[in-house]
RNA sequence: GGACCCGUAGCUUAGCCUGGUCGAGCACUCGACUGAUAAUCGAGCGGUCCCGUGUUCAAAUCACGGCGGGUCCA
Numbered sequence: 001g002g003a004c005c006c007g008u009a010g011c012u013u014a015g016c017c018u019g020g021u022c023g024a025g026c027a028c029u030c031g032a033c034u035g036a037u038a039a040u041c042g043a044g045c046g047g048u049c050c051c052g053u054g055u056u057c058a059a060a061u062c063a064c065g066g067c068g069g070g071u072c073c074a
Stems, first nucleotide, its partner, number of pairs: 001073007010026004020057001028044005050066005
């Protein structure tokens, strides 16, 4: 220098192809249970969807540019 893949909650990730209310598990907080704790159960909290522009009635999703990470080639 070139090709490809990835970026969504504190962490791991689904959703993207085929645009239409951003979900789950763990963690955290509160409650139930217990003599007390753990486990279990219930509820809650938590998202500029990496950034910008464009397309569109509508963008996490499509297009373009950029940033960061990874793999391969040179």
Transfer RNA from a Candidatus Woesearchaeota archaeon, 74 nucleotides, folded computationally. Its Rfam family is "tRNA". Rfam describes the family as follows. Transfer RNA (tRNA) molecules are approximately 80 nucleotides in length. Model confidence (mean pLDDT): 85 of 100. NCBI's taxonomy places the organism under Archaea, Nanobdellati, Candidatus Woesearchaeota.